[in-house]
């Protein structure tokens, strides 16, 4: 250079066009003489960025932008 995949919560990752969820992680209580464990809560998102398409976009299209992988 040329094709492809990812890009959502501190992490891993869901989510087939109608206001975003799950586990582990942070915090609070219950429990225990005390830890841990278990249990119930709580907090935490500009859903990479710009544009298009639609009555409504994480989701569909374009573009750039990081990473990752295949070819040359």
């Nucleotide at each position: 250079g040329c094709c492809g995949g990812c890009a959502u919560a501190g992490c891993u990752c869901a989510g087939c066009g109608g206001u975003a969820g799950a586990g582990c992680a942070a915090c609070g209580g219950u429990u225990u003489u005390g830890u841990a464990a278990a249990c119930c809560g709580u907090c935490g998102g500009u859903c990479c960025u710009c544009g298009g398409u639609u009555c409504g976009a994480u989701c569909c299209c374009g573009a750039g932008u990081g990473c990752c992988g295949g070819c040359u």
A computed fold for a 72-nucleotide RNA from Terrimicrobium sacchariphilum, annotated as transfer RNA. Model confidence (mean pLDDT): 83 of 100. Rfam family: tRNA. The family's RNA type in Rfam is transfer RNA.